[in-house]
């Protein structure tokens, strides 16, 4: 240095849920809170998943279908950066 990773050290992140705000929604942000996490740091690049506003189609006033340019990196892969060092 690469790989690997602990009943080690120092620190870190924070699921569900609650409250507030934003949003059409999925969801996000902040505070509380810890289920977990060795990249649960970062990038939506590939696949997956969620939502379905604009728009389109049908129907006709309400509705249904399609629709990502929205969301998720705590779904997987890829890229990239990084703390510690027992076996």
């Nucleotide at each position: 240095c690469c790989a690997c990773g602990a009943u080690a050290a120092u620190g870190g992140c924070a699921a569900a849920c609650u409250u507030a705000u934003u949003g059409a929604a999925a969801a996000a942000u902040a505070a509380g809170g810890a289920c977990g996490c060795a990249a649960a740091g970062c990038u939506a690049c590939g696949g997956g998943u969620c939502u379905a506003a604009a728009g389109c189609u049908a129907g006709a006033u309400u509705u249904a279908g399609c629709a990502a340019u929205g969301a998720u990196c705590g779904c997987c892969g890829a890229g990239u950066u990084a703390c510690c060092g027992a076996a």
Molecule: c-di-GMP-I riboswitch aptamer
Organism: Robertmurraya korlensis NBRC 107688